[in-house]
Overview
The prediction has a mean pLDDT of 77. A computed fold for a 96-nucleotide RNA, annotated as THF (Tetrahydrofolate) riboswitch aptamer. It was read from a public genome assembly, where an Rfam model found it. Rfam family: THF (Tetrahydrofolate) riboswitch aptamer. Rfam links the family to the GO term tetrahydrofolate metabolic process.
RNA sequence: AGCAGAGUAGGAUGCCGCGCGUAAAGUGCCGGGUGGACGGGGAGUUGCCACACGGACGAAGAGUUUCUCGCGGUGCGGCGUUCGCAUCCCGCUGCU
Numbered sequence: 001a002g003c004a005g006a007g008u009a010g011g012a013u014g015c016c017g018c019g020c021g022u023a024a025a026g027u028g029c030c031g032g033g034u035g036g037a038c039g040g041g042g043a044g045u046u047g048c049c050a051c052a053c054g055g056a057c058g059a060a061g062a063g064u065u066u067c068u069c070g071c072g073g074u075g076c077g078g079c080g081u082u083c084g085c086a087u088c089c090c091g092c093u094g095c096u
Stems, first nucleotide, its partner, number of pairs: 001096005010083010020072003029055003033051004040090004061069003
């Protein structure tokens, strides 16, 4: 110097556990706002995540009712699978 590769946050999904709602919150969609994170180092978006607010839409209850069976693009945790540094520079590992 060339070639190849590893690794993050996070996303998606399956199973299990514990909850919440079913007197409708949550999820999903739109808007601007605030904050945060983004391979080991630096920079970092029109991408990602979180939070509160506003807007539109909107549901599956039943029974033997301190309970049980369901239902919800429901929350959190654990395990598995899968995708994965937007991008740029440097570094790391292997080979030449």